RNA sequence: UUCUUAUCCAGAGGAGGGGAGGGACUGGCCCUAUGAACCUCCGGCAACCUUCAGAGGGUAUCUGAAAAGGUGCCAAUUCCAGCUGAUUUAGAUCAGGCAGAUAGGAG
Numbered sequence: 001u002u003c004u005u006a007u008c009c010a011g012a013g014g015a016g017g018g019g020a021g022g023g024a025c026u027g028g029c030c031c032u033a034u035g036a037a038c039c040u041c042c043g044g045c046a047a048c049c050u051u052c053a054g055a056g057g058g059u060a061u062c063u064g065a066a067a068a069g070g071u072g073c074c075a076a077u078u079c080c081a082g083c084u085g086a087u088u089u090a091g092a093u094c095a096g097g098c099a100g101a102u103a104g105g106a107g
Base pairs, nucleotide, nucleotide: 001107002106003105004104005103006102007101008100013042014041015040016039017038021031022030023029025082026081027080028079043074044073045072048070049069050066051065052064053063054062055061078099083096084095085094086093087092
């Protein structure tokens, strides 16, 4: 970096450094000198990989437990929308998709 599969309405922050941005993109709307990004330390959440036990149909799959290890995450539903369709007087609601993020697998 490409392809593929799964998940994305739950959950979880303090300190030190730093010094103006950040929330992927666009629009909106937010966060931010009561201190943004980023770095470090400590802490936490979750359970994708993992480990253990059980079920099962046996390299499928399912259920439960754990959290030592590999990742991830710790404002707002992926903050909301973006494309298509349905409903609706309207506001809006719903379904699917696109895009994105994370993990596993393959190249």

The RNA shown here (SAM riboswitch aptamer (S box leader)) has 107 nucleotides and comes from Firmicutes bacterium UBA3941.
It matches the Rfam family "SAM riboswitch aptamer (S box leader)". Rfam links the family to the GO term regulation of gene expression.
The coordinates come from a structure-prediction model, not an experiment, and the mean pLDDT is 84.
The source organism's lineage runs through Bacteria, Bacillati and Bacillota.